Model confidence (mean pLDDT): 90 of 100.
Predicted 3D model of a 348-nucleotide part of an RNA (small-subunit ribosomal RNA, central domain) from an uncultured marine bacterium.
[in-house]
Context: one part of a larger RNA
RNA sequence: CUGGGCGUAAAGCGCGCGUAGGUGGUUUUUUAAGUUGGAUGUGAAAGCCCUGGGCUCAACCUAGGAACUGCAUCCAAAACUAGAUGACUAGAGUACGAAAGAGGGAAGUAGAAUUCACAGUGUAGCGGUGGAAUGCGUAGAUAUUGUGAAGAAUACCAAUGGCGAAGGCAGCUUCCUGGUUCUGUACUGACACUGAGGUGCGAAAGCGUGGGUAGCGAACAGGAUUAGAUACCCUGGUAGUCCACGCCGUAAACGAUGGAAGCUAGUUGUUGGACGGUUUACUGUUCAGUGGCACAGCUAACGCAUUAAGCUUCCCGCCUGGGGAGUACGAUCGCAAGAUUAAAACUC
Numbered sequence: 001c002u003g004g005g006c007g008u009a010a011a012g013c014g015c016g017c018g019u020a021g022g023u024g025g026u027u028u029u030u031u032a033a034g035u036u037g038g039a040u041g042u043g044a045a046a047g048c049c050c051u052g053g054g055c056u057c058a059a060c061c062u063a064g065g066a067a068c069u070g071c072a073u074c075c076a077a078a079a080c081u082a083g084a085u086g087a088c089u090a091g092a093g094u095a096c097g098a099a100a101g102a103g104g105g106a107a108g109u110a111g112a113a114u115u116c117a118c119a120g121u122g123u124a125g126c127g128g129u130g131g132a133a134u135g136c137g138u139a140g141a142u143a144u145u146g147u148g149a150a151g152a153a154u155a156c157c158a159a160u161g162g163c164g165a166a167g168g169c170a171g172c173u174u175c176c177u178g179g180u181u182c183u184g185u186a187c188u189g190a191c192a193c194u195g196a197g198g199u200g201c202g203a204a205a206g207c208g209u210g211g212g213u214a215g216c217g218a219a220c221a222g223g224a225u226u227a228g229a230u231a232c233c234c235u236g237g238u239a240g241u242c243c244a245c246g247c248c249g250u251a252a253a254c255g256a257u258g259g260a261a262g263c264u265a266g267u268u269g270u271u272g273g274a275c276g277g278u279u280u281a282c283u284g285u286u287c288a289g290u291g292g293c294a295c296a297g298c299u300a301a302c303g304c305a306u307u308a309a310g311c312u313u314c315c316c317g318c319c320u321g322g323g324g325a326g327u328a329c330g331a332u333c334g335c336a337a338g339a340u341u342a343a344a345a346c347u348c
Base pairs, nucleotide, nucleotide: 004319005318006317007302008301012316014201015200016199017198021194022193023192025088026087027086029084030083031082033081034080035077036076037075038074039073040072041071042070049065050064051063052062053061054060091191092188093187094186095185096184097182098181099180103177104176105175106174107173108172109171110154114150115149116148117147118146119145120144121143125136126135162169163168206247207246208245209244210243211242215241216240220236221235222234223233258315259314260313261312262311263310266293267292268291269290270289271288272287273286274285275284276283277282278281297304298303321348322347323346330341331340332339333338
């Protein structure tokens, strides 16, 4: 090694791109590195194993054989892997033609609502709660009408709907731009899959510089509650939330399920195409998504079940009792916060 695992028990990197490497479709001819067969040489002796012999037996000693599964050289085979060569189109890609979409970036713009300001009407309350109080109000509040300003977010449509690799993305318009799907033809001709390192993207919070600040709101202040109340509830309220640029690089970054390919009953919704049938608004087939239920099979069970956790192949990542500890030390990165990598003693 043969011969363990990773949805929930320990274990899938948050997600892409991609280097080395690993793996790789059909077929012709060829080479003979791997592979297979044969031959020769070598593989010390002793020992192990087999058959004899010698000590009265045995241990022990001794003779012969076998074995030494290896290595080298030569000859041969050519199915498979590999190399070379030519061809192919089923994988992959390109062009033409259609289609859907909150995919991304920038600029502009709209209407509700909220708060504030000014003005009118108007008078004693408003607000808030389980009940209150703090708070606001006769310096005229709340309510209501008109005008104006500001910032942020986009009701209904709206949906186990859509798009994106993930994070994520929602008023409307314009410009720039990425990807996807479908039909049929043409073209390239294995150009593919995965991917250690590397590199890019990456919610929220946080950090730096400069703006902005309506609402909300850590901290903080006050009022309540309570035995206490550094809380839950209420009144305020600063950072922040918003914008630009630059950092941070983490999340229950979850489907707690890595990526690619093939195969393996169905049924019922729904989204986007294509092709039909007909009564023209129904229905059938098929491709690509997205849900429910369910067979075989799998699973410790729960459950999964063509969107697999089924049956196979390839590549990467990760796990190995609990605590100590995702910590210490070292190193790298960061302005910092900290992040990444990552032990041991000891203990049960």

Background
It matches the Rfam family "Bacterial small subunit ribosomal RNA". The RNAcentral record of the full RNA draws on ENA and SILVA.